[in-house]
Context: one part of a larger RNA
RNA sequence: CUGGGCGUAAAGGGUCCGCAGGUGGUCGUGCGCGUCGAUGGUUAAAUGUACGGGCUCAACUCGUACGCCGCCGUCGAUACGGCAUGACUAGAGGCCGGAAGAGGUAAGCGGAAUUACAGGUGUAGUAGUAAUAUGCGUUAAUAUCUGUAAGAACACCAAAAGCGUAGGCAGCUUACUGGAACGCGCCUGACACUCAGGGACGAAAGCGUGGGGAGCGAAAGGGAUUAGAUACCCCUGUAGUCCACGCCCUAAACGAUGGAUGCUAGAUAUCGGGAGUAUCGACCCUCCCGGUGUCGGUCAAAAAAGCUAACGCAUUAAGCAUCCCGCCUGGGGAGUACGGUCGCAAGACUAAACUC
Numbered sequence: 001c002u003g004g005g006c007g008u009a010a011a012g013g014g015u016c017c018g019c020a021g022g023u024g025g026u027c028g029u030g031c032g033c034g035u036c037g038a039u040g041g042u043u044a045a046a047u048g049u050a051c052g053g054g055c056u057c058a059a060c061u062c063g064u065a066c067g068c069c070g071c072c073g074u075c076g077a078u079a080c081g082g083c084a085u086g087a088c089u090a091g092a093g094g095c096c097g098g099a100a101g102a103g104g105u106a107a108g109c110g111g112a113a114u115u116a117c118a119g120g121u122g123u124a125g126u127a128g129u130a131a132u133a134u135g136c137g138u139u140a141a142u143a144u145c146u147g148u149a150a151g152a153a154c155a156c157c158a159a160a161a162g163c164g165u166a167g168g169c170a171g172c173u174u175a176c177u178g179g180a181a182c183g184c185g186c187c188u189g190a191c192a193c194u195c196a197g198g199g200a201c202g203a204a205a206g207c208g209u210g211g212g213g214a215g216c217g218a219a220a221g222g223g224a225u226u227a228g229a230u231a232c233c234c235c236u237g238u239a240g241u242c243c244a245c246g247c248c249c250u251a252a253a254c255g256a257u258g259g260a261u262g263c264u265a266g267a268u269a270u271c272g273g274g275a276g277u278a279u280c281g282a283c284c285c286u287c288c289c290g291g292u293g294u295c296g297g298u299c300a301a302a303a304a305a306g307c308u309a310a311c312g313c314a315u316u317a318a319g320c321a322u323c324c325c326g327c328c329u330g331g332g333g334a335g336u337a338c339g340g341u342c343g344c345a346a347g348a349c350u351a352a353a354c355u356c
Base pairs, nucleotide, nucleotide: 004328005327006326007311008310012325014201015200016199017198021194022193023192025088026087027086028085029084030083031082033081034080035077036076037075038074039073040072041071042070048066049065050064051063052062053061054060091191092188093187094186095185096183097182103177104176105175106174107173108172109171110154114150115149116148117147118146119145120144121143125136126135162169163168206247207246208245209244210243211242215241216240220236221235222234223233258324259323260322261321262320263319266295267294268293269292270291271290272289273288274287275286276285306313307312330356331355332354339350340349341348342347
């Protein structure tokens, strides 16, 4: 080198873009680099193999021939790979058309609720719990009505629904903007797939500067509970949660399932687009393409093949194959130390010695 794996046993990178690299559609022509065949040379001796000889045999040893892995020369083959060149359209991309969507960014607007403040009515409780108490309240609370202000989040619609590469995205309107799906033709003509390093994005918490601060609420204080109670419950409550800009870069970042392509019975629901039938038109019905789910228990229907240690997966594969990347390799040491890189910090990323 060759091997076996990665849903749950160790193992898929958080996600995407992408240079190098690896891999790559159909039909010709040329070259003959890889590849294959033939032939010659070389391949020290020893070793190896075959045959023969010498020690009584053998080991050992001597002779002759052959030879591995290769390298070089010459001749030949051209299917496959490669290179060059020409062509093609099934991959990929572009144009056009109508249409769906919480995709993103920014600005503006809205109502319900909550809290505070002001005023009116009104009087002794209220709040809270399993039960209490702390707390609030005669300086007039709770309740109720009116007004003002503030911040945060958007009930119903709402769905196994939709969109996004992932993180994620939900009141309404407007502006700007990304992507996917479908339909019909036209255009380019392999322009493709994957991707070490690299780059961008990346929930929450956390950090820096400046704002903001209603509700909630780490820390903290108090009341309970308890043997204790640094908790669970209650009353308060700071950071934070919110905004702008700059960092951090982690997660059960999960489908615990990397990406691409092709192939392999179905049934059913739903979302988007289209065609046909029907119709005055629409609905309905049938079919096609793309997405998202289910196939569970009773009667009537229910997953086939295949795979799997089993559970289960089963056209959204964990089936059958090809290509590329990442990762695993007994337990502990350890998600740690030292070093390195990054960071304001918190810390993040990246191991071995040693030991059983």